RNA sequence: GCUGACUUAGCUCAGUUGGUAGAGCAGCAGUUUUGUAAACUGCCGGUCGUAGGUUCGACUCCUAUAGUCAGCU
Numbered sequence: 001g002c003u004g005a006c007u008u009a010g011c012u013c014a015g016u017u018g019g020u021a022g023a024g025c026a027g028c029a030g031u032u033u034u035g036u037a038a039a040c041u042g043c044c045g046g047u048c049g050u051a052g053g054u055u056c057g058a059c060u061c062c063u064a065u066a067g068u069c070a071g072c073u
Base pairs, nucleotide, nucleotide: 001072002071003070004069005068006067007066010025011024012023013022019056027043028042029041030040031039049065050064051063052062053061
C1' cells in the first nucleotide's frame, strides 16, 4: 500500500430479506429469611463508532472516515 471482518446498555452478545432496539450477567428496589446467600418479581440503563447520502421511514442500503483484528504484498 491492497483486501476482508468487526464496532449495538457498565460487560458478553442477539437483532437481515428497511417499519422508530432486545436477552443474559452486573446495578437498584421489593417479596421471602432471625440475618446473609439463593430463588422470585419489578425497575434502571443505548439518538446502534463518527459524518454525509438514498428513502415516507435506516442498526439494516450507499459513500467517506476513526478504532480493533486477520490476510496479502
The prediction has a mean pLDDT of 82. The RNA shown here (transfer RNA) has 73 nucleotides and comes from a Bdellovibrionales bacterium. Its Rfam family is "tRNA". By type it is a transfer RNA.